[in-house]
Context: one part of a larger RNA
RNA sequence: CGCAGGAAAUGUGACGGGUUCAUUCCCUAGUACGAGAGGACCGGGAAUGACGUACCUCUGGUGUUCCGGUUGUCGCGUCAGCGGCAGCGCCGGGUAGCUAAGUACGGAAGAGAUAAGCGCUGAAAGCAUCUAAGCGCCAAGCCCAUCCGAAGAUGACAUUUCCCCAUUAGGGACGUGGUAGACCACCACGUUGAUAGGUCGCAAGUGGAAGCACGGUAACGUGUUAAGCUGAGCGAUACUAAUUUCCCGAUUGG
Numbered sequence: 001c002g003c004a005g006g007a008a009a010u011g012u013g014a015c016g017g018g019u020u021c022a023u024u025c026c027c028u029a030g031u032a033c034g035a036g037a038g039g040a041c042c043g044g045g046a047a048u049g050a051c052g053u054a055c056c057u058c059u060g061g062u063g064u065u066c067c068g069g070u071u072g073u074c075g076c077g078u079c080a081g082c083g084g085c086a087g088c089g090c091c092g093g094g095u096a097g098c099u100a101a102g103u104a105c106g107g108a109a110g111a112g113a114u115a116a117g118c119g120c121u122g123a124a125a126g127c128a129u130c131u132a133a134g135c136g137c138c139a140a141g142c143c144c145a146u147c148c149g150a151a152g153a154u155g156a157c158a159u160u161u162c163c164c165c166a167u168u169a170g171g172g173a174c175g176u177g178g179u180a181g182a183c184c185a186c187c188a189c190g191u192u193g194a195u196a197g198g199u200c201g202c203a204a205g206u207g208g209a210a211g212c213a214c215g216g217u218a219a220c221g222u223g224u225u226a227a228g229c230u231g232a233g234c235g236a237u238a239c240u241a242a243u244u245u246c247c248c249g250a251u252u253g254g
Stems, first nucleotide, its partner, number of pairs: 001152001005163007015149004021049007033038001051106005059100004066093005071086006110144001112142001117137004170248004174190005195241003198237005204230003211224005
């Protein structure tokens, strides 16, 4: 831009794409078969592997925005307490998120037409013959089924609702953001408000803050104290910011 009025929501599916795996064990049954050794078809059940999709409750990894320990040096006048630099200085842990080695699920079942193949009936050719007329069975393959996309499918689909001629229904800009994301788009929210920040509570992490007191010559220990600190998590709360507002939107249709 189109889909001959404009708009919102929900669908249909032409067409396209993905998937299509394998093994072991148990039962049937030590049965059929076989002299024995050995050892089934058919059918039922339980696992496993590889592969794929999704997810983060669990187990872990990462987690240079969290906590702690510690070395050297410089600085804050000194002590104490902190900060900078040294690969996050090094080391021990670790929330959210992301993630696999973790978790869940999948390839199931069925139908149709067939291939090779196996048949029925059956002539040409009094017989025979699966084939010439006719009919049946049969594959991980084909068409369905199953999962995903899909009306620019210009052949531009359908249903419901709204607008009622009006800057209308609706959309956009703008702002706060994330379940989204390179940008755009998408999604949530904009005071009739929990969208983000802050604050408060909780969870979770670290692991016992500083100061003071006591003990010790001191290093240090103990008490106050499960303390202090804490990013992304969960919830509450309008304190801050989403203010005010602007633009588009109909005349070949009803």

This is a predicted structure of a 254-nucleotide part of an RNA (large-subunit ribosomal RNA, domain VI) from a Betaproteobacteria bacterium. Its mean pLDDT, the model's own confidence on a scale to 100, is 86. Rfam family: Bacterial large subunit ribosomal RNA. Gene Ontology terms of the family: ribosome and structural constituent of ribosome.